[in-house]
RNA sequence: AGAGUUUGAUCCUGGCUCAGGAUGAACGCUAGCGGCAGGCUUAACACAUGCAAGUCGCGGGGCAGCGGGGGAUGUAGCAAUACAUUCUGCCGGCGACCGGCGCAAGGGUGCGUAACGCGUGAGCAACAUGCCCGUCUCAGGGGGAUAACCGGUGGAAACGCCGCCUAAUACCCCAUGGUGACAUCCGGAGGCAUCUCCGGCUGUCUAAAGCUCCGGCGGAGACGGAUUGGCUCGCGUGACAUUAGCUGGACGGCGGGGUAACGGCCCACCGUGGCGACGAUGUCUAGGGGUUCUGAGAGGAAGGUCCCCCACACUGGAACUGAGACACGGUCCAGACUCCUACGGGAGGCAGCAGUGAGGAAUAUUGGUCAAUGGGCGGGAGCCUGAACCAGCCAAGUCGCGUGAGGGAAGACGGUCCUAUGGAUUGUAAACCUCUUUUGUCGGGGAGCAAAAAGGCCUCGUGAGGCCACAAGCGAGAGUACCCGAAGAAAAAGCAUCGGCUAACUCCGUGCCAGCAGCCGCGGUAAUACGGAGGAUGCGAGCGUUAUCCGGAUUUAUUGGGUUUAAAGGGUGCGUAGGCGGGCUGAUAAGUCAGCGGUCAAAUGUCGGGGCUCAACCCCGGCCUGCCGUUGAAACUGGCGGUCUUGAGUGAGCGAGAAGUAUGCGGAAUGCGUGGUGUAGCGGUGAAAUGCAUAGAUAUCACGCAGAACCCCGAUUGCGAAGGCAGCAUACCGGCGCUCAACUGACGCUGAGGCACGAAAGUGCGGGGAUCAAACAGGAUUAGAUACCCUGGUAGUCCGCACAGUAAACGAUGAAUGCUAGUUGUUCGGGGAGAAUGAUCCCUGAGUGACACAGCGAAAGCGUUAAGCAUUCCACCUGGGGAGUACGCCGGCAACGGUGAAACUCAAAGGAAUUGACGGGGGCCCGCACAAGCGGAGGAACAUGUGGUUUAAUUCGAUGAUACGCGAGGAACCUUACCCGGGCUUGAACGGCAGCUGAAUAUGCCAGAGAUGGCAUAGUCUUCGGACAGUUGUCGAGGUGCUGCAUGGUUGUCGUCAGCUCGUGCCGUGAGGUGUCGGCUUAAGUGCCAUAACGAGCGCAACCCCUGUCGACAGUUGCUAACAGGUAAAGCUGAGGACUCUGUCGAGACUGCCGGCGCAAGCUGUGAGGAAGGCGGGGAUGACGUCAAAUCAGCACGGCCCUUACGUCCGGGGCGACACACGUGUUACAAUGGCAGGUACAGCGGGAAGCCACCGGGCGACCGGGAGCGGAACCCGAAAACCUGUCUCAGUUCGGAUCGGAGUCUGCAACCCGACUCCGUGAAGCUGGAUUCGCUAGUAAUCGCGCAUCAGCCAUGGCGCGGUGAAUACGUUCCCGGGCCUUGUACACACCGCCCGUCAAGCCAUGGGAGCCGGGGGCGCCUGAAGUCCGGGACCGCGAGGACCGGCCUAGGGCGAAACUGGUAACUGGGGCUAAGUCGUAACAAGGUAGCCGUACCGGAAGGUGUGGCUG
Repeated sequence: AGAGUUUGAUCCUGGCUCAGGAUGAACGCUAGCGGCAGGCUUAACACAUGCAAGUCGCGGGGCAGCGGGGGAUGUAGCAAUACAUUCUGCCGGCGACCGGCGCAAGGGUGCGUAACGCGUGAGCAACAUGCCCGUCUCAGGGGGAUAACCGGUGGAAACGCCGCCUAAUACCCCAUGGUGACAUCCGGAGGCAUCUCCGGCUGUCUAAAGCUCCGGCGGAGACGGAUUGGCUCGCGUGACAUUAGCUGGACGGCGGGGUAACGGCCCACCGUGGCGACGAUGUCUAGGGGUUCUGAGAGGAAGGUCCCCCACACUGGAACUGAGACACGGUCCAGACUCCUACGGGAGGCAGCAGUGAGGAAUAUUGGUCAAUGGGCGGGAGCCUGAACCAGCCAAGUCGCGUGAGGGAAGACGGUCCUAUGGAUUGUAAACCUCUUUUGUCGGGGAGCAAAAAGGCCUCGUGAGGCCACAAGCGAGAGUACCCGAAGAAAAAGCAUCGGCUAACUCCGUGCCAGCAGCCGCGGUAAUACGGAGGAUGCGAGCGUUAUCCGGAUUUAUUGGGUUUAAAGGGUGCGUAGGCGGGCUGAUAAGUCAGCGGUCAAAUGUCGGGGCUCAACCCCGGCCUGCCGUUGAAACUGGCGGUCUUGAGUGAGCGAGAAGUAUGCGGAAUGCGUGGUGUAGCGGUGAAAUGCAUAGAUAUCACGCAGAACCCCGAUUGCGAAGGCAGCAUACCGGCGCUCAACUGACGCUGAGGCACGAAAGUGCGGGGAUCAAACAGGAUUAGAUACCCUGGUAGUCCGCACAGUAAACGAUGAAUGCUAGUUGUUCGGGGAGAAUGAUCCCUGAGUGACACAGCGAAAGCGUUAAGCAUUCCACCUGGGGAGUACGCCGGCAACGGUGAAACUCAAAGGAAUUGACGGGGGCCCGCACAAGCGGAGGAACAUGUGGUUUAAUUCGAUGAUACGCGAGGAACCUUACCCGGGCUUGAACGGCAGCUGAAUAUGCCAGAGAUGGCAUAGUCUUCGGACAGUUGUCGAGGUGCUGCAUGGUUGUCGUCAGCUCGUGCCGUGAGGUGUCGGCUUAAGUGCCAUAACGAGCGCAACCCCUGUCGACAGUUGCUAACAGGUAAAGCUGAGGACUCUGUCGAGACUGCCGGCGCAAGCUGUGAGGAAGGCGGGGAUGACGUCAAAUCAGCACGGCCCUUACGUCCGGGGCGACACACGUGUUACAAUGGCAGGUACAGCGGGAAGCCACCGGGCGACCGGGAGCGGAACCCGAAAACCUGUCUCAGUUCGGAUCGGAGUCUGCAACCCGACUCCGUGAAGCUGGAUUCGCUAGUAAUCGCGCAUCAGCCAUGGCGCGGUGAAUACGUUCCCGGGCCUUGUACACACCGCCCGUCAAGCCAUGGGAGCCGGGGGCGCCUGAAGUCCGGGACCGCGAGGACCGGCCUAGGGCGAAACUGGUAACUGGGGCUAAGUCGUAACAAGGUAGCCGUACCGGAAGGUGUGGCUG
């Protein structure tokens, strides 16, 4: 210090999440020791038991118990003495009692409290203060009670009652008394208004206590000190404004009461005030601070332990006592609860320490000691002290230590992994050797904390300091810390994680299951993400998880953010409060700054130092942003005074304008009315129809009426604050600009609330109503059409008055001021030049536009009219949805407007720009893409493939284009993978090793469907090692089983389309762009020109093959012109190297030449030449990539699966089924034809288990003979065409399916299931609906021939070959596909995209809701305990006083009306989420009617329409 996550990628905005630290924690796994700290966060819920506040005999009366003394008596004894009984408070002491002091501290808790409660700083001239200290003075006299005790008595108890006696440092009276208190008066001083202080005179009032060991301890009054407390004030100290008004002792005065004291604290009277947007009142929440955590800080969060303050003590109220309380372990009353009870009545209060129950995720011992520290009482000893000090429990925190150290490679065994005869890793890790001994264990020793007080002595000031001791004694913790010794590596390691963030990777299992997850996200058969294992990483007696806080988050922004488009400028103005404010000058000193002083408790923090072995921990010293006071400074801000003119305003003179209001006038158009002319249609649309019209429309002419709007001018114009404003004229009226510089002299800017204005729609009342037109009706369109289109049509549109108050009210840009390069239009002024007026030019001011520098911005863009640089003020924003919704309140006649949440839910939602893709966007261009043509398919029959169905099986794959005569270029068996049945299990094939056998093999026989099994006969070599073969065992098999979505290879398609990229440079924050765009051109990213690009690569083209012309060379099996021979004929023969042809090598074509066009590239011409002309024709050749395209069944291959079977052998069956549907074909439907006869002409190829001439037989398939040929030599019959004849339009002499019969051939075998032949039979079909396919020339069409596979063949298929041989293309609007540029986009799985709303289903939270049930508070009325106070007080008392009675007030109780707030609820409203539900298609492209905003109406729903507005 950052990181992950929105996108295909990018930048930005923005939220979510993570890494860090922390905790009084809890949970999971684990656990050796010690130090120091900590330990009910929940029920201020209820509490059994014990303890937590007593002490003083030096205040008193006493004497129950204990001890002692004394007296008496008795027993034992001679006695001393012992024991017993009894008397005696005489002594030590002391239960209970009177009295004093303490009990108000200490300890606990955080209910209440938003407050002078707390913090901080002041004040009290308005106060108190026990114990302590100082000073002064005093303590004289008297009195009456009462408890205890005793006697009696009530009650179960608690607890009383009656009577008698008695004491005090208890109580009362008298005296004395001041400097005290109060009052009048006089004098002085001070302050702060009432006043305060000092001095004096007089009057009134009030004191005391004793004890004693004689040392002393106490008592009273007054003043002072110290300490502690009370009260008051400034400032600070939560949330909500969906709490805006609150208040009757309320605010003040006067006079009283009360208090320690001030005060409406209380009361009488008088006045009507007081508080509040600087947040009163109300509601909710909460003890506050020192501090703690976090943070760089500013801040944010917290307030446990420790310290300070406050509040409370079962709940509520009250007072008493006292120096102090309205009192935790006191009292009274009321209430709830618990307990005891004899039922009459009583008792109690752990938020003290332990402990129990309950609650809860969760928090300890019914321990020891007063040794220390501290407290109470006491003269002291001492007593008391759950304060405190210790110990116990708990990893609950922090700090420290340990679980060993060194050596040790055969890198052991085992585990895990792999590319596996081996390697890697665990790993110097272990073993083994040497060494050490902290902690633990055992034995021994053994602290500090302890020194005072008291006692005595000394000094001096009776209180402090010092000393004394040989004094004497005191330790809970603890035999602990610590020290010494002994044995012994011995007894001591886990937890989490390993996809990215984030350090750490492999195997197996699982198969969108089980599960993980903080975010992004993993898991659907190869998961580094689940579970296990091995390994690794991190931390370590701990490690993880959960919860919470701060941080990161500059994500509330003071430090330190924003508002054109991301969330965000108010619709506009005027203006109140407030905030801010021009130049000069004077004085001031509130802010500001500086010095000094006070305070800021301690602890904490930090710096320095020190003590426990270190550290944590502890100790000492320094520092610490605040507040207050004081002294000074005077620049700036403020308040005050003076002055100025530039800000602002006034004046004078000009000027422009659709600014506003009112009135009047005008013409055109529209509709209507009347009359005329006139006749059959008009109108409307994409096309129609509804509608109007022979009762005369439309059209046209004339006249008239009505309402609304103002053509041209007109603009990129003008005016206005905005909304908005347009015929002409008049009146009234607002604002603005310019010039002059006369006047005022900062009068200014902004502006929360407030007030006013505010398009359209809408509302009320009254008018008006021509046009247009929501709703509505009808007609169309459509699957539907509650729409778009058409015909009608009502509110409304218009006017007046009144409401309403919203818009994409937009420049999506608040107002004001100043500053910061320019260029160029335009509107309105002023000055100047041009001659004086015009055009024009220059300067200047105000507006309104365009472009652009710097700068700004995420970019787009803005750019003197800022979105730049600054200042002031206002408004607004803080993830998306829920939602501008709900509730509440305010406004409104209503519609509705304003204000404005939460639960819940998501990991995004967004902005700008980029690259693509797409568009029922645009431009340019191409292709048998359309068009123009020719021939087909779709109808028929058959063939074939597919789907479907069927089946034991109909094996498998291919499925839009790019599957379907496809894999298959040959399914009767085989093939064959499928089915049925019968067999085999190292297996059908091959190799290694070992053992056995001697065969293997052939023939025959038997069983069997066969595989197979059995039998018989024949049957080796050898150098004796074996070879060979079989068999047995063993190691390696085998699988057309799965995954083409794990793969290689190969292939299809876009597409033979012209594209796809790179290097360097340049531009951009970046994705990316440029190049590759533009113009021309091309078949082409082909080339040329231009150019921040310059080059290059893969593609294109060319190089390769075939073909078309020529040449050279070579001539056999080819050829035959010349020569010769020869035949019936024939290159038949000699021969030839001319020709054809065969074959090899060359030539040729390049827009090279000419004309035209063009800058060029290039295009063009009946051009020339040429066999061929602008790529001559055809082929091979397929860029980066796309479709998870096809293939695991061609082959290969990872993984998974089967192993007497998913392997393998055999027989048979099936792949050939058949209601049907589709694709591809064949043959046809006929006369351009069929049939019969006759007669020609090819090329590619093939041939030995072959092609087969020729001869013979058969109608024929074919058969029997049989020559030639491994082939330029032999063989494999070309057909259409042409000629002749016939048929004459018909289901035919067309067509041949189907069926019957007879055969031929192949083959082990033609039943399922072959082809062919002959005879017979003679089906559908008369040119094919919507729709659709191919083809641009030697092409289509048509005709036959060959080949592969192959025994044969279901071939009409496929691949080739030649013969005959057309038509048409105007053209690019349209359909399809494609290329380039551009535009829009909410798409990026990319339009087969995205996406909206209703409805249906499930779940969730929430609003309303007849009501029902609670809660807190206020108000009114009734009642009213205890208690203070007031009044009375006949009763008691000598008295003081008291009982008792009444009154005020009040806790509590009851009743009542209303408000607030919560829970719940039949039903109901919308919302969110959910797997693939239903209906439509609203939005994104011109989204198919541009969208959106406000409003109104309508509609299943998205939505539609009207009106005005916006461009996003």
Molecule: small-subunit ribosomal RNA
Organism: uncultured Bacteroidales bacterium